Background:
A computed fold for a 156-nucleotide RNA from a PVC group bacterium, annotated as FMN riboswitch aptamer (RFN element). The coordinates come from a structure-prediction model, not an experiment, and the mean pLDDT is 80. Of the family's consensus pairs, 100% are formed in the model. Its Rfam family is "FMN riboswitch aptamer (RFN element)". The family has 146 seed sequences and 6,230 matches in Rfam 15.1. Gene Ontology term of the family: FMN binding. NCBI's taxonomy places the organism under Bacteria, Pseudomonadati.
RNA sequence: UUGUGUCUUCGGGACAGGGUGAUGCUGGCUUUUGCGGCAAUUCCCGACCGGCGGUAAAAGUCCGCGACUUUGGUUGCAUCCAAAUUGAAACGGUGGAAUUCCGUUGCCGACAGUGAGGAGAGCUUAGUCUUCGAGUCUGGAUGGGAGAGGAUACAG
Repeated sequence: UUGUGUCUUCGGGACAGGGUGAUGCUGGCUUUUGCGGCAAUUCCCGACCGGCGGUAAAAGUCCGCGACUUUGGUUGCAUCCAAAUUGAAACGGUGGAAUUCCGUUGCCGACAGUGAGGAGAGCUUAGUCUUCGAGUCUGGAUGGGAGAGGAUACAG
């Protein structure tokens, strides 16, 4: 220093932000449909977050991998295996080298749930149906995981 076996540790982050405050709610006040209070993930504004390996030099947005999701093996969404799908960047600067650094301005974010809402259909007295609605809340997950490190044995 390389390979193989065994064991072991590690292995995903972020607002209880501010404002508004309804056709909603209200064990307040007051009696008029009034005042106050509550109340947005949805409206407005701002803030914040970024798995792993690679790449001439450090990457959420370049390449690949993992995760999630879907399908099949299978009657069964336990496990395992295989396959498929899977988002987003430009410009300027420095430099030998950077789509990775610096500057400016952008963009993206699985599934399920919740959800004062939006859109459409239907109905005109009907209170129904469809669809959309969280990167930062809740959950699967005390899970899985690309991979990173360590110990040890053997071999080169």